[in-house]
Molecule: SAM riboswitch aptamer (S box leader)
Organism: Arundinibacter roseus
RNA sequence: GAUUUAUAAAGAAGAGGCUAGAGAAUGGGCUCAUAGAACCUCUGGCAACCUAUCCCAAGCGCAACCGGGACAAGGUGCUAACUCCCACCUAAAUCAAUUUAGGAAAUAUAAACU
Numbered sequence: 001g002a003u004u005u006a007u008a009a010a011g012a013a014g015a016g017g018c019u020a021g022a023g024a025a026u027g028g029g030c031u032c033a034u035a036g037a038a039c040c041u042c043u044g045g046c047a048a049c050c051u052a053u054c055c056c057a058a059g060c061g062c063a064a065c066c067g068g069g070a071c072a073a074g075g076u077g078c079u080a081a082c083u084c085c086c087a088c089c090u091a092a093a094u095c096a097a098u099u100u101a102g103g104a105a106a107u108a109u110a111a112a113c114u
Stems, first nucleotide, its partner, number of pairs: 001114001003112006013043005021032003026087004044079003049075003053070004083106001088103006
């Protein structure tokens, strides 16, 4: 990198460094940013995908797996805005602009596999 599955409306900031752009890509919108963003480092935090541990249920000759929950030690992840919003399809409302709902695609993360 490819594939599969799951999740994506909630949650969580300070310090130091650096310097002009940043919010995945294309287009549009909107926003963040010299009152220093983005990025890097440290510390803290959030969350609970995987591992460990524990509890419940079920079951059993015994144990384990499967199901539900707790915890947060380990492996990741995340810590502005719904994945910042829209783009394609369907439906509803509307004279229309447009709005709402569902889906797809793309993206991100985890786990498994290759």